[in-house]
Molecule: small-subunit ribosomal RNA
Organism: bacterium
């Protein structure tokens, strides 16, 4: 410089929203398990657990070319003997001659190879450096001459079971000794002294050892700088310690050892201790940066049954060697031996879990040998496993009546599996059977093959899919079953009777010789953030300081030097394999092969100097001083004042005082309180006094005095970077409680006594009161020690209002302006919003602290500190999916404002008390059929229970059914009428009588029996529904469209001012319209007008009436009022009527899972000789009670008539199985007749209260009329359970009704009667409606209950019937403390001290060997202190678990604001004293500040 490479998110706190935080998935990997399944091939990997124990084989030997030899094969040589004519064969004896060799003496290997990680935090390892040592090899240079005694095997005893020891004899060597010699190599100034050697082969030529150097390769040992886990609840270590000097040691340095001198060393940059662990190349993952992780392959290092020593050698303190010791195992004639699979293969335990007791030296490779060649579980191969990566098959191509089937859906049509199949034609990958060749063996030739291999013909579609999944996330649906059960589940979560979530089916998705699951590991995760986070409210700012305060970190402005960092180049290294790239070779991949480059690191060496550093030279803007001047509760110590309280003496006076919501406890006639004089005491300082002041902070307040510290401001004089930050080291201060000692004590006051208050009241409230609150020394050392905001430097718009100092101007107040401070609104800008804004939470730099999900928990255990309460550090197991900030919209408030309403008040008439009627609940019954429950259920469904009604009982019968359609069958004219029997009926059982229907002649209508599909059900489910209702409320709201503001969720519009019955209507207004509602439009009623006229007025006319159109009222007009020439309000003309004219229909979005499956309709699920159908009686009427809603009443505003008198209505109305006149009869219900009426024509139908008159006259009555006898009418098959009504008689309770509560505002309340629906009749006193008579009262909105708006807090959103705190009781987890106990580890003293080894030293000596000696030392034994880690009676606390007791502490002003610290008390929550914080509502003042 090119060029390559390169980053994804989703689910889950809420009603919904942003954030802020954990949790959980999608990926990629594994030496893997483990579930279902399963054809081939190629490469590869295969005990991760007990370094636990190991039967049998095998893994290390070679060299006769060093040596004496010669047991054992072969082969020859000699001799004999026999046989044969001979060659020759056979047998025996002798012979190391010859290939060659068991055992031996000798060299070499044997320290590689191969296994394993058990112990190391360490110069083990990695990396980059240094000085000595080395067998075999490789080059060089010089040698290789004489002599010498032994021994091993072997004979020949002997001991002993074995293992093996030993005694005598005798023997060789490249074993082993000595003497020469000295290139050279040690030593020494030098002179010189000192030190080797060996042969063997071959016929030769040579070759191959062998000595002594040097130089290389390779290969070990050491030493050195940098890296290299976790704990500080491990903070002080260490006496061979740190260093010197003599001296010993080693291949070599070196306290490596050892004597005498010195006191060092090492540590906060983590010693020294405890835990865990081999390291490294590298592997996995990540966009990287990083984080895990160290099998397979390569390096390095330990280690080799446990521990501990050395010997040989060039190299070992030695995997398959030696010695001792200990533990295990096996042999034993019991006396002694023997072993060491963490080497291949195997076994046994252990475990989720890891392979043959295979083949071969044919390749590579190694060991000895001159070689041939021999040994080689290294290694090369093959077995066994889907462990894992790659590759390949289970066919391909046609083929629709879209074939049959399905336990598959279905809207009953059909759809789906599905071109899938059948069938037709092709193909061979494998399989199997044959036939051929090549390679493995690299450079020139041969030989050798353990084990595999390619090609080519033949023949067959036939033997070869399965796992997982299907609510979201995350591809991919239906049905059935089940019914908070069974049961899923990575997260949220599903499942309580319509489950796409569970279990089966069908269909579809994903991967496929595999899927899935479970464990790890990295990733997403910016969730410890270097890249790359934060700390006002979300977890995070230490209370505060050390004013020339320590290490640390960082640092003005300049000249010169160095060249520590830093950039530049160029050299050494950074091992091979891996990874990237570019190529090559198996068919192609996996896998193997060959290049580049990389390997970002280290060293080293030339250079640059800008920034860092250091060294130096200079400045003044930073810092720090000097002078001037003024401020100020800054801090100590001393004197002092006045008010108020309160005790004490007096005077003087007399019955109360005090207290609270009300009380009382308490003081007072021994005289209080209230007043006055006088004296004593403590403690605190009104006004000024203020969001003003000073201090680091805590904090500080009468006046005066002394003594002390800090900051400012002006002058620019003085040094000249002296600055900043600043831990857990160290010092200081530090409210308010509380401690210890000595005071002091007037007011206040936990604790604690008494009164209230309460269910209760260990509280708020009251009387009282000790510690305390003060004062002086001494400790404690927390707070919401808060701006919940670290320090310090530096830029970055203003206004405006204070305190201190200056400076300009001015007569002067003022007004500009610098500097330090204190406070408020505000731009950019920041923030999740909230807010913050030159006093920053903006914009940057430098140092410090401190956070990482919530709950355990600021807790336990240590450990410093305190007298003593306790303080500082500060965890973990269980456990949850959340916890939390801030902002929205709702609901809520024993918060605030307005404002409506018969809502309260004002009135008027009741309800509650009596008696009855109705209805409900409750009891009762064989049943007393269901429903409907604050309000919005109770004279509600039902606007008519004696049978029906009916749904309930009891009993008696029916079963294609009482009703509908349909199919088959056979039979019959059918229907209908009607006769007996038995019955309570219903039905059941037997007869008669009728012979009638339409027909297109085929039948159809219709009935009956049979069987079968099917009817029926007031049976469940109003929490499966529709439809319909009823309540908020006839309240004035409820919402859209585009704009606009906010990341959003939402605001805005719809709020504001006035006004209205109203979101009604006007003004303003980032909002401009609109939609449902509201009003109007419909009905009816009141005036008046045309028209018309069946009926009424005895007739006509007219008018009332009747019903059709129309007019009429609209703030239209006149004054005022009002914020405008508004919108409205007031009053007043006029009008039949005036401000919505009165009544009524008409009821937004939605709330109550509100009510109706028994008005109807309906999913699904139950019953089907019964939960269906009929029928008779009988209950829904049943009575100690109890509620609700009505009726009569209690009397004189009344009641009565002596069959007293006179008046006036209405709409809706209704009326043929009907109203029913007039006329008789009868006390009366009522009857008997029957004129008119299907209706404005007749009739229901006399209206009553009202008014006159006359009696009662205050009384249980001439008040009221229950009950109850008796007699009767009517309806109806039927009046006894159980109808109304009437007439005589009885004549009951009640003299106006606690507590509470209802309606009503005008033609209304109250009263008076009238009609209709239902209806045979009536339990009607009920409900719906008419009209007569006809009042009272409203100042008003404090207070009740209900509603509408805006505002405010919230911890509530099922939304106050809310949410929640703690004891205590039960179960289940977990953990802390303990008397004791169990294991186990490690040091330290001390005592015994095994052998082996070293050493020294005696003896006999060449030597080996033998005797004492020290000295070393595994294991053992005591010991005092402890350490880890278990287990525990008992016991403290946390956590958890649909419905357990107590009480309500907290969220609202939560009914006493909360809340932190600190003491005291109380079942608990928690309460109370003191001081603090605002994270307090609410209302009122000051203050500041924006707007006008």
């Nucleotide at each position: 410089u090119u060029u390559u490479u390169u980053g994804a998110g989703a689910g889950u706190u809420u009603g919904a929203u942003c954030c802020u935080a954990g949790c959980u998935c999608a990926g990629g990997a594994u030496a893997a398990a483990c579930g279902c399944u399963g054809g081939c091939g190629g490469c590869a990997a295969g005990c991760u657990u007990u370094a636990c124990a190991c039967a049998u084989g095998c893994a290390a030997g070679u060299c006769g070319a060093a040596c004496g030899g010669c047991a054992g094969c072969g082969a020859g040589u000699u001799u004999u003997g026999u046989a044969g004519c001979a060659a020759u064969a056979c047998a025996a004896a002798a012979u190391g001659u010859c290939g060659g060799c068991g055992a031996g003496u000798g060299g070499c290997a044997g320290a590689c190879g191969g296994g394993u990680g058990a112990g190391u935090a360490a110069c083990g390892c990695g990396u980059a450096g240094g000085a000595a040592u080395u067998c075999c090899c490789u080059u060089u240079u010089a040698g290789c001459u004489g002599a010498g005694g032994a021994u091993a095997g072997c004979u020949a005893g002997u001991c002993g079971a074995a293992a093996g020891a030993u005694u005598a004899g005798g023997u060789a060597a490249u074993a082993c000794u000595c003497a020469a010699u000295g290139u050279g190599a040690u030593c020494g100034c030098a002179a010189g002294a000192u030190u080797a050697a060996a042969g063997c082969c071959g016929c030769a030529a040579g070759g191959c050892a062998c000595u002594a150097a040097a130089a290389g390769c390779g290969a070990a040992g050491c030493c050195u700088g940098c890296g290299u886990u976790c704990c500080a609840u491990c903070a002080g270590g260490u006496a061979g310690u740190u260093g010197g000097u003599g001296g010993g040691g080693u291949a070599a340095u070196a306290g490596c050892c050892u004597a005498c001198c010195a006191a060092g060393c090492c540590u906060a940059a983590g010693a020294c201790g405890g835990a865990u662990a081999g390291c490294u190349g590298g592997u996995c993952u990540g966009a990287g940066a990083g984080g895990a992780u160290g099998a397979c392959c390569a390096g390095c290092c330990a280690c080799a049954c446990u521990g501990g020593a050395a010997c040989u050698g060039g190299g070992a303190c030695a995997c398959g060697g030696u010695c001792c010791a200990g533990a295990c195992a096996c042999c034993u004639a019991c006396g002694g031996g023997u072993g060491g699979c963490a080497g291949c293969a195997g076994u046994g335990a252990g475990g989720a879990a890891u392979u043959u007791u295979c083949g071969g030296c044919a390749a590579u490779g190694g060991g000895c040998g001159c070689a041939a060649g021999c040994c080689u579980g290294a290694c090369c191969g093959a077995g066994c496993u889907a462990u894992g990566c790659c590759g390949c098959g289970u066919g391909c191509a046609g083929g629709a009546u879209u074939a049959a089937g399905g336990c598959c859906c279905u809207u009953a049509g059909g759809g789906u599996u599905g071109u899938a199949a059948a069938c037709u034609g092709c193909u061979g990958u494998g399989g199997u059977a044959g036939u051929c060749u090549a390679c493995u063996a690299a450079a020139a030739a041969a030989a050798u093959g353990a084990a595999g291999a390619g090609a080519c013909u033949a023949u067959u579609a036939g033997a070869a899919a399965g796992g997982g999944g299907u609510u979201g996330c995350u591809a991919a649906c239906u049905c059935u079953g089940u019914g908070c059960c069974a049961g899923c589940a990575g997260c949220a979560g599903c499942g309580g009777u319509a489950a796409u979530a569970c279990a089966g089916a069908g269909a579809c998705c994903c991967c496929a010789a595999g899927c899935g699951u479970u464990a790890u590991c990295c990733g997403g995760u910016u969730u410890c953030a270097c890249u790359g986070g934060g700390c006002g409210u979300a977890a995070a700012g230490c209370g505060u300081u050390c004013c020339g305060a320590u290490a640390g970190g960082u640092u003005g402005u300049u000249u010169a030097g160095u060249g520590u960092g830093u950039c530049u180049g160029a050299a050494g290294u950074g091992a091979a394999a891996g990874a990237c790239c570019g190529g090559g070779g198996c068919u192609c991949a996996a896998c193997c092969c060959c290049g580049u480059g990389u390997u970002u690191g280290c060293u080293u060496u030339a250079g640059a100097a800008a920034c860092u550093a250091c060294u130096u030279u200079a400045c003044u803007a930073g810092a720090a001083g000097a002078g001037c001047a003024a401020a100020g509760g800054g801090g100590u110590a001393g004197c002092u004042g006045g008010a108020a309280c309160u005790c004490u003496a007096c005077a003087a006076g007399u019955a109360g005082g005090g207290g609270u919501g009300a009380a009382a406890u308490c003081c007072g006639u021994u005289g209080a309180u209230a007043u006055g004089u006088a004296g004593g005491g403590g403690a605190a300082c009104a006004c000024c006094g203020a969001a003003a002041g000073u201090g680091u902070a805590a904090a500080c307040a009468g006046g005066c005095u002394a003594c002390u510290g800090g900051g400012u401001g002006c002058u620019u004089c003085u040094u000249g970077a002296c600055a900043c930050u600043g831990c857990u080291a160290g010092g200081a201060c530090g409210a308010a409680a509380g401690c210890g000692u000595g005071g002091g004590g007037a007011g206040a006051g936990a604790a604690c006594g008494g009164g209230a208050u309460u269910a209760g009241a260990u509280a708020c409230c009251c009387c009282g009161g000790u510690a305390u609150u003060c004062c002086a020394c001494g400790c404690c050392c927390u707070a919401a020690a808060c701006g919940a905001u670290g320090a310090g430097u530096a830029u970055u718009a203003g206004a405006u209002a204070u305190u201190a100092g200056g400076u300009g101007u001015u007569u002067g107040u003022a007004c500009a302006u610098c500097u330090a401070g204190u406070g408020u609104c505000g731009u950019a800008g920041c923030u999740a919003a909230c807010g913050c804004g030159u006093u920053a939470a903006a914009u940057a730099c430098u140092c410090c602290g401190c956070c990482u999900g919530u709950a355990u928990a600021g807790u336990a255990c240590g450990a410093c500190c305190g007298c003593a309460a306790g303080g500082u550090u500060a965890a973990a197991a269980c456990a949850c999916a959340a916890a939390g900030g801030a902002a929205u919209u709702g609901a809520c408030g024993g918060g605030a404002a307005c404002c409506u309403g018969c809502a309260c008040a004002a009135g008027c008439a009741g309800u509650g008390g009596a008696u009855c009627a109705u209805g409900u609940g409750g009891c009762u019954u064989a049943a007393u059929u269901c429903g409907a429950g604050a309000g919005u259920a109770a004279g509600c469904g039902a606007g008519g229970a004696a049978c029906c009604u009916c749904a309930c009982c009891u009993g008696g019968g029916u079963u294609u059914g009482a009703c509908a359609u349909g199919u088959a069958u056979g039979u019959g004219a059918a229907a209908g009428a009607u006769u007996g029997g038995c019955g309570a009926a219903a039905g059941c059982c037997a007869g008669u009588c009728c012979c009638u229907c339409c027909u297109u002649c085929g039948g159809g209508a219709c009935u009956a029996u049979u069987a079968c599909a099917c009817a029926g059900a007031u049976g469940a489910u109003g929490c499966a529904c529709g439809g319909c209702c009823g309540u908020c409320g006839u309240c004035a709201g409820c919402u859209c469209g585009u704009g606009c503001c906010g990341u959003g969720a939402g605001g805005u519009g719809u709020u504001c001012g006035g006004u209205u019955a109203a979101g009604u209507c006007c003004g303003g207004u980032a909002a401009c319209g609109a939609g449902c509602g509201c009003a109007a439009c419909c009905c009816g009623a009141a005036u008046c007008c045309u028209u018309a006229g069946u009926u009424a007025u005895u007739u006509a006319a007219u008018g009332u009436c009747u019903a059709a159109g129309g007019a009429g009222a609209c703030u239209g007009c006149u004054a005022g009022a009002g914020u405008u020439u508004a919108a409205u309000c007031u009053a007043g003309a006029g009008g039949a009527a005036g401000g919505u004219u009165c009544g009524g229909a008409u009821g937004a979005u939605g709330u109550c899972a509100g009510g109706u499956c028994a008005g109807c309709g309906u999913g699904u699920c139950u019953c089907u000789u019964a939960c269906a159908c009929c029928c008779a009686g009988g209950g829904c009427g049943g009575c100690a009670c109890a509620c609700a809603u009505g009726a009569u009443a209690c009397a004189a505003u009344g009641g009565g008539a002596a069959a007293g008198g006179u008046a006036c209505a209405a709409c809706a109305g209704g009326a043929c199985a009907g109203c029913a006149a007039a006329g008789g009869g009868g006390u009366g219900a009522c009857c008997c007749u029957u004129a008119g009426c299907a209706a404005a024509u007749c009739c229901c139908c006399u209206a009553a209260a009202a008014c006159c008159u006359c009696c009662c006259u205050c009384a249980g009555u001439u008040c009221a009329g229950a009950u109850u006898g008796g007699a009767g009418u009517c309806u109806g098959c039927a009046a006894u359970u159980c109808g109304a009504c009437u007439c005589c008689a009885u004549g009951a309770a009640g003299c106006u009704g606690g507590a509470a509560u209802u309606g009503c505002u005008a033609g209304u309340a109250a009263u008076c009667g009238u009609g209709a629906a239902u209806c045979a009749g009536c339990c009607a006193c009920g409900u719906c409606g008419c009209g007569g008579u006809g009042a009272a009262u409203a100042c008003g909105u404090u207070c009740u209950c209900a509603g509408g708006u805006u505002u405010u807090g919230u911890a509530c959103a099922c939304a106050c019937u809310g949410c929640c705190c703690g004891u205590c009781a039960c179960g289940g987890u977990c953990u802390g403390g303990a008397a004791a106990u169990u294991a186990g580890a490690u040091g330290c003293g001390c005592c015994c001290c095994a052998a082996a080894g070293u050493c020294c030293u005696c003896u006999u000596u060449u030597a080996c060997a033998g005797g004492g000696g020290a000295u070393g030392g595994a294991a053992g034994g005591c010991g005092a202190a402890g350490c880890u880690a278990g287990u525990a009676a008992c016991u403290g606390g946390a956590u958890u678990g649909a419905a357990g007791u107590c009480g309500u502490a907290a969220c609202a002003a939560g009914g006493c604001a909360u809340c932190c610290g600190u003491a005291g008390c109380g079942g608990a929550a928690g309460c109370u004293g003191u001081g603090g914080a605002u994270g307090g509502a609410u209302c009122a003042u000051c203050u500041c500040c924006u707007u006008u």